[in-house]
RNA sequence: CGAGUCGGCCAGACAGCCGCGGGGGCCCUCGGGCCCUCGAGGAAAGUCCGGGCUCCACAGGGCAGGGUGCCAGGUAACGCCUGGGGGGCGCGAGCCCACGGAAAGUGCCACAGAAAACAUACCGCCGAUGGCCGGGUUCGCCCGGCACAGGCAAGGGUGAAAAGGUGCGGCAAGAGCGCACCGCGCCGCUGGCAACAGCGGUGGCAGGGUAAACCCCACCCGGAGCAAGACCAAAUAGGGGAGCCAUGGCGCGGCCCGCGUCGCUCCCGGGUAGGUCGCUCGAGGUGUGCGGCGACGCACAUCCCAGAUGAAUGGCUGUCCACGACAGAACCCGGCUUACCGGCCGGCUCGGUAU
Numbered sequence: 001c002g003a004g005u006c007g008g009c010c011a012g013a014c015a016g017c018c019g020c021g022g023g024g025g026c027c028c029u030c031g032g033g034c035c036c037u038c039g040a041g042g043a044a045a046g047u048c049c050g051g052g053c054u055c056c057a058c059a060g061g062g063c064a065g066g067g068u069g070c071c072a073g074g075u076a077a078c079g080c081c082u083g084g085g086g087g088g089c090g091c092g093a094g095c096c097c098a099c100g101g102a103a104a105g106u107g108c109c110a111c112a113g114a115a116a117a118c119a120u121a122c123c124g125c126c127g128a129u130g131g132c133c134g135g136g137u138u139c140g141c142c143c144g145g146c147a148c149a150g151g152c153a154a155g156g157g158u159g160a161a162a163a164g165g166u167g168c169g170g171c172a173a174g175a176g177c178g179c180a181c182c183g184c185g186c187c188g189c190u191g192g193c194a195a196c197a198g199c200g201g202u203g204g205c206a207g208g209g210u211a212a213a214c215c216c217c218a219c220c221c222g223g224a225g226c227a228a229g230a231c232c233a234a235a236u237a238g239g240g241g242a243g244c245c246a247u248g249g250c251g252c253g254g255c256c257c258g259c260g261u262c263g264c265u266c267c268c269g270g271g272u273a274g275g276u277c278g279c280u281c282g283a284g285g286u287g288u289g290c291g292g293c294g295a296c297g298c299a300c301a302u303c304c305c306a307g308a309u310g311a312a313u314g315g316c317u318g319u320c321c322a323c324g325a326c327a328g329a330a331c332c333c334g335g336c337u338u339a340c341c342g343g344c345c346g347g348c349u350c351g352g353u354a355u
C1' cells in the first nucleotide's frame, strides 16, 4: 500500500426568531403576563422470547397442551449472553450449526433403478461342484467347449442415498474370507467439574436415511393484560331505608281501623359522563477501583434523563460541510430479529513493497 476479518462509536453542525408538551418560580386588576429548565431511538419497529407490576384462579400429584434440547457458567429470567467441547467452511484472522434418542414402536423416501430395506441381481465375473458335447487315456482320470443347474457381488450402470474405506494376501471368480491401517461397537485406564479427548484391549462388524414426521427421554411452563387495576364522583332515570302530610286521591271494603300505592323531605348504595392515581428513580446512566479468560459481579463517587391522553418534540432565516439513511415513545425493563445515506476509531489476518 492492497485485500479481508472482528469489536466499539456517531447519525448533519452552529446561531437567531416564532411555536408545542412536562416541571418549577415571580407578578397580578384573577382575565392573564413574565422568567428558568427538561423534551425520542439505535433501532422508539416486529410483538418473537424472558421478567417486573396488576387483577383472577390455585392443597398435593397426575393427564392433556406448549416450549427447550452438547457441557459449564452469567442473569430477576430467557429460546439471550460468555467460555469450552464436537461437526462443517476458510491459507488465515475468523465464520456457521435445534448439536438428546433411528440396536423401543409406527410412518415416509418423488424420478431413476434389479433392489429404497426380512435386502436384492439389470449389465457383468466364474466354471471349483453337478450336468451336456467333443477329444485323449496308463481306465484312476485329464484337456477343450457350452453356460443348463449353480457360485459371486469385484467392476459397470441408477440414485441425494445401495450392507464400511484403502492396500496386501487369498480364490474358479469373489467376498472381513484372512491380515495391516483407518472407521464403528463394547470394555478398561489416563486427563478434564463436565461435554469430550488421548491411549490400550477386544469384536470382523451389529448395520440406509429421516425425529423444525409421529414418537421416546430429560427439563421448564396457571390465565389475562396499563382499555391491567385502584380511587373520587355529577345531571337524569331507576333501587333500598327513615320520617312527614289536609287523614288528600286510588285499590281491598257495606262502614271504621288497618294495609298497599301515588305525593313531599332526608339518608344509603351501585353504575354512566367527567376527573385523579397507576406514570416513570429504574434488575437506571457515567466514572474509578477490585474480583473474574469472559459474560458479569462488588464497592465508592457522581448524575436525573419525555411522560402526553386528540395525544408535544415543529417551523422559518443565515453560515458551513463529506448535503444528511432507516425511522416517532404511549406501563416498564432484559434480549432476539428486521430496516438503515454515510462516516470515525481500535484489535487481528493474508499478500506485496522498502529499510
Stems, first nucleotide, its partner, number of pairs: 001351010012320007020039008041326001045337002048335005053225004065221005070084005085099001086097004100216002105214002107210003122156002124152003129149002131146006164182006183205001184203008229277004239268006248262005284303008321324001
Description:
The prediction has a mean pLDDT of 78. Predicted 3D model of a 355-nucleotide RNA (Bacterial RNase P class A) from Thiohalobacter sp. IOR34. Rfam family: Bacterial RNase P class A. By type it is a ribozyme. The model forms 93% of the base pairs in the Rfam consensus.